[in-house]
RNA sequence: CGAUGAGGUAGAGGUUGCAUGAUUCAUCAGUAAAGCAUGAGAGGCUCUCCGGAGCUUAUGACUGUGCUUGAAAGGGAAUGAUGCCGAAGCCCUCAGGCGCCGGAACGCCUGCAGGCUGGGACUGUAUCGAACAGGUACAGGACUGUCACGGUUUUUCCGUGGAGCGCUAUAUGGGAU
Numbered sequence: 001c002g003a004u005g006a007g008g009u010a011g012a013g014g015u016u017g018c019a020u021g022a023u024u025c026a027u028c029a030g031u032a033a034a035g036c037a038u039g040a041g042a043g044g045c046u047c048u049c050c051g052g053a054g055c056u057u058a059u060g061a062c063u064g065u066g067c068u069u070g071a072a073a074g075g076g077a078a079u080g081a082u083g084c085c086g087a088a089g090c091c092c093u094c095a096g097g098c099g100c101c102g103g104a105a106c107g108c109c110u111g112c113a114g115g116c117u118g119g120g121a122c123u124g125u126a127u128c129g130a131a132c133a134g135g136u137a138c139a140g141g142a143c144u145g146u147c148a149c150g151g152u153u154u155u156u157c158c159g160u161g162g163a164g165c166g167c168u169a170u171a172u173g174g175g176a177u
Base pairs, nucleotide, nucleotide: 008170009169010168011167014085017084018083019082020081022079023078024077025076033069034068035067036066037065038064039063043056044055045054046053048104049103050102051101052100088117089116090115091114094111095110096109097108098107099106118144119143122140123139124138125137126136127135128134146162147161148160149159150158151157
């Protein structure tokens, strides 16, 4: 002289903010399972398929009916606690692990990279789910917080639009007056 351009700290959205744990309650369900009786008569179980392996079965398997006993997990509500404000959630590639062994498929858990979503609710469709509870994905019109632009009665309110890699405050550093 020129170019590029921050990083740090502290906060806000909400009375259903997000997540995790605990306790209680209802539901799950008079279900699964077990026992007894009876009918029945050869296979049955280890999530699905193929190939194995194991267990069990004429001392009656699978299964029907009746009676007796009778859960649990996941999900939900309330209360309280903890950590927080990309809080968190979702999608997907890859890697590792689990589901009797190997393979295929599927599902679950963990981790990195990438992508989407400011937030919660409601409605509709699809899907998971025992469920009309709830979750997830997509879409819709409103609400709400924030910033920009425009208008305004410039206190304020209205309209349009964007996104959290945002917004507000603050100090340091740099620049201008």
This is a predicted structure of a 177-nucleotide RNA (Lysine riboswitch aptamer) from Fictibacillus aquaticus.
Its mean pLDDT, the model's own confidence on a scale to 100, is 76.
Its Rfam family is "Lysine riboswitch aptamer". Its family is annotated with lysine biosynthetic process in the Gene Ontology.